Transfer RNA from Scenedesmus sp. NREL 46B-D3, 73 nucleotides, folded computationally.
This record gives sequence, structure tokens and C1' cells, in this order.
RNA sequence: GCCUCUAUAGCUCAGCUGGUAGAGCGUUCGCUUCGUAAGCGAAAGGUCCUGAGUUCGAACCUCAGUGGAGGCA
Repeated sequence: GCCUCUAUAGCUCAGCUGGUAGAGCGUUCGCUUCGUAAGCGAAAGGUCCUGAGUUCGAACCUCAGUGGAGGCA
């Protein structure tokens, strides 16, 4: 220098070839217990890396950029 993959909640990751953003763990609250742990229930938490474009509509498609991983030279 070129190519490929990747970026979504505090963490690990889903999101089915465009139509309301989700799970597990964690956090907080409640139930249960004499109390703690475990268990059960609920809640909070997201400019979907950034910018632009296409579209009635973009996490998803296109372009450019940034960070990370790998490969080739």
C1' cells in the first nucleotide's frame, strides 16, 4: 500500500436479504427468609462508531472517514 471481517445497553452478543431495537449477565426496586445467599417478579439503561446519499421509511442498502482484528505484498 491492497483485500476481507468487525463496531448495537455497563459487559458478552442477537436482530430472519428495509417497517415500533432485543436476550443473557450486571445494576436498582420488590416478593420470599429470623437474616444472608439462592429463587421469582418488575424497572432503569441505547445519538445502533461518525458524516453524507438512496427511500414514504435505514442498525440493515450505497459512498467517504475513524477505531479494532486478520490476510497478502
Notes: Rfam family: tRNA. From the family's description: Transfer RNA (tRNA) molecules are approximately 80 nucleotides in length.